[in-house]
Predicted 3D model of a 298-nucleotide part of an RNA (large-subunit ribosomal RNA, domain VI) from Candidatus Bathyarchaeum sp.
Context: one part of a larger RNA
RNA sequence: UGUUGGUUACCUGAAGGGAAAGGGUUCCCAGUACGAGAGGAACGGAACGUUGUAGCCUCUAGUUUACCGGUUGUCUGACAGGGCACUGCCGGGCAGCCACGCUGUCGCGGAUAAGAGCUGAAAGCAUCUAAGCUCGAAGCCGCUCCUGAAACUAGGUAACCAUUCCCUGACACGAGACCUGGUAACAGGCCUCAGUCAUGGACGAGAGCUCCCAUAGAAGAUGGGUUUGAUGGAGUCGGGGUGUACGCACCAAGGCUACGGCCGAGGUGUUCAGCCCGCGGCUUCCAACCGCUUGAGG
Numbered sequence: 001u002g003u004u005g006g007u008u009a010c011c012u013g014a015a016g017g018g019a020a021a022g023g024g025u026u027c028c029c030a031g032u033a034c035g036a037g038a039g040g041a042a043c044g045g046a047a048c049g050u051u052g053u054a055g056c057c058u059c060u061a062g063u064u065u066a067c068c069g070g071u072u073g074u075c076u077g078a079c080a081g082g083g084c085a086c087u088g089c090c091g092g093g094c095a096g097c098c099a100c101g102c103u104g105u106c107g108c109g110g111a112u113a114a115g116a117g118c119u120g121a122a123a124g125c126a127u128c129u130a131a132g133c134u135c136g137a138a139g140c141c142g143c144u145c146c147u148g149a150a151a152c153u154a155g156g157u158a159a160c161c162a163u164u165c166c167c168u169g170a171c172a173c174g175a176g177a178c179c180u181g182g183u184a185a186c187a188g189g190c191c192u193c194a195g196u197c198a199u200g201g202a203c204g205a206g207a208g209c210u211c212c213c214a215u216a217g218a219a220g221a222u223g224g225g226u227u228u229g230a231u232g233g234a235g236u237c238g239g240g241g242u243g244u245a246c247g248c249a250c251c252a253a254g255g256c257u258a259c260g261g262c263c264g265a266g267g268u269g270u271u272c273a274g275c276c277c278g279c280g281g282c283u284u285c286c287a288a289c290c291g292c293u294u295g296a297g298g
Base pairs, nucleotide, nucleotide: 005161006160007159008158009157010156011155015147016146017145021051022050024048025047026046027045028044034039052105053104054103055102056101060099062097063096067092068091069090070089071088072085073084074083075082076081094278107143108142109141110140115135116134117133118132164202165201166200168198169197170196171195174193175192176191178189179188180187181186203297206294207293208292209291211225212224213223214222231287232286233285235282236281237280238279239277240276241275242274247270248269249268250267251266254263255262256261
């Protein structure tokens, strides 16, 4: 853009895709059928591995340059706190992502192949076949899974909105009332309504943008929220990671000493501390404000 007004939802399913499943061991059947014996099944059923595949992160692991801690060299005058050295190296590690981990992986229908048959002639019989009919496979086609009205025969259902109004201009000049002149026909003027076209505007179901985001993400897109609010941040509580912070107090191996004392690694207590969190609850403190664009009117 189209789908013969616009829009929002929910469907149908033409057509297309997939392999979504494959194979095994053991047990029962059964030491049975069979077989002189030696040996030794099947139909059906159960359990357990394995390969593939789809999903997930409770557990077990991996990663975790968010995070916590230890420690070496050096620099910041010292302490504290830090910088650099592959993240300096090392010990751990939540969420996330993942496998080595966990879960699922079943059936039904139709038409058939080889084959098994029914009825049955040609050919008084016989014959599964010539007409007709019934079965029959991990194979074929469907359902179950995924996409899918652009399937041009462009589908269906439901709901909402619309099928209007105004200004200006142009063109056609139609109808009616009134005023003036005239006896009248009529002439002139003015007002209202109606017609066609064009520009602009109003209303308007809905949509998009702006704004705050994530169960989404290369960009678009998707999904959620927008004060009638817990969407994100901050805070707080919980749950977690690391492993007991700085400071202070006490103790202290050892060293020095003018014998007065001084220095002191380290330890204990304060302290299941301190630091930190992509998780959950609560709380309007902050930001979702104010707005803009588009849109059928046939």
It matches the Rfam family "Archaeal large subunit ribosomal RNA". Its family is annotated with structural constituent of ribosome and ribosome in the Gene Ontology. The family has 91 seed sequences and 2,955 matches in Rfam 15.1. Model confidence (mean pLDDT): 85 of 100.